[in-house]
Context: one part of a larger RNA
RNA sequence: CGUUGGAGAACUGAGAGGAGCUGUCCUUAGUACGAGAGGACCGGGAUGGACAUACCUCUGGUGUUCCAGUUGUCGCGCCAGCGGCACUGCUGGGUAGCCACGUAUGGACGGGAUAACCGCUGAAAGCAUCUAAGUGGGAAGCCCCCCUCGAGAUUAGUUCUCCCUGAAGGACCCUCGAAGACUACGAGGUUGAUAGGCUGGGUGUGGAAGUGCAGCAAUGCAUGAAGCUAACCAGUACUAAGUGUCCGUUCGG
Numbered sequence: 001c002g003u004u005g006g007a008g009a010a011c012u013g014a015g016a017g018g019a020g021c022u023g024u025c026c027u028u029a030g031u032a033c034g035a036g037a038g039g040a041c042c043g044g045g046a047u048g049g050a051c052a053u054a055c056c057u058c059u060g061g062u063g064u065u066c067c068a069g070u071u072g073u074c075g076c077g078c079c080a081g082c083g084g085c086a087c088u089g090c091u092g093g094g095u096a097g098c099c100a101c102g103u104a105u106g107g108a109c110g111g112g113a114u115a116a117c118c119g120c121u122g123a124a125a126g127c128a129u130c131u132a133a134g135u136g137g138g139a140a141g142c143c144c145c146c147c148u149c150g151a152g153a154u155u156a157g158u159u160c161u162c163c164c165u166g167a168a169g170g171a172c173c174c175u176c177g178a179a180g181a182c183u184a185c186g187a188g189g190u191u192g193a194u195a196g197g198c199u200g201g202g203u204g205u206g207g208a209a210g211u212g213c214a215g216c217a218a219u220g221c222a223u224g225a226a227g228c229u230a231a232c233c234a235g236u237a238c239u240a241a242g243u244g245u246c247c248g249u250u251c252g253g
Base pairs, nucleotide, nucleotide: 001152005163006162007161008160009159010158011157015149016148017147018146021049022048023047024046025045026044027043033038051106052105053104054103055102059100060099061098062097066093067092068091069090070089071086072085073084074083075082076081110144111143112142117137118136119135120134169247170246171245172244173189174188175187176186177185194240195239196238197236198235199234200233201232204228205227210223211222212221213220214219
């Protein structure tokens, strides 16, 4: 821009893409078969490998925004306590998120038409013949079934609702996001929990500072599961989403 009034939603499915793998064990059954050795079809069940998708409850990784330990040095006047720098100084752990080594799920079942092949009936050709007319079975393959996209499917589809006027609706702007290069998409804008803050909780770390006690001291113990705690879960208008502006009105007459 189109889809022939405009708008908000929900669909249909022309078409396109994806997936499609397979082992072992048990049973049927030591049965059929076979002199024996050996050893099934068909059917039923269990459990794996690789691959794919989704997710983070568990396990584990990362986690330079959390906690702790510790070395050297500089600074805060000194002690104590902290901070800077040294690869995040180094080291031990670790929330959210993102991940796999973790968890869950999948290939199925079924239908249709067939290939090789196997048949029925059956002439040409009094026989025979699956084929010439007719008709049946038959594959991990084909078309459906399963998953995803999908009306620019210009053949531009369908249904429901709203608006007849600056209307319905949309956008600008702002607060943001498990959405994201930008854009888009989604949540919200005081009739408000959108983000921050605060409060409570959770999680992590692992026993803060100060003081007291014990010890010559290093240090240990008590106060006290202490102090601190990111991205997590709730609550709460304290802060910021102010006021507003613009677009949007039929072919035709």
Record summary:
A computed fold for a 253-nucleotide part of an RNA from an Alphaproteobacteria bacterium, annotated as large-subunit ribosomal RNA, domain VI. Model confidence (mean pLDDT): 89 of 100. The full RNA is in RNAcentral, with records from ENA.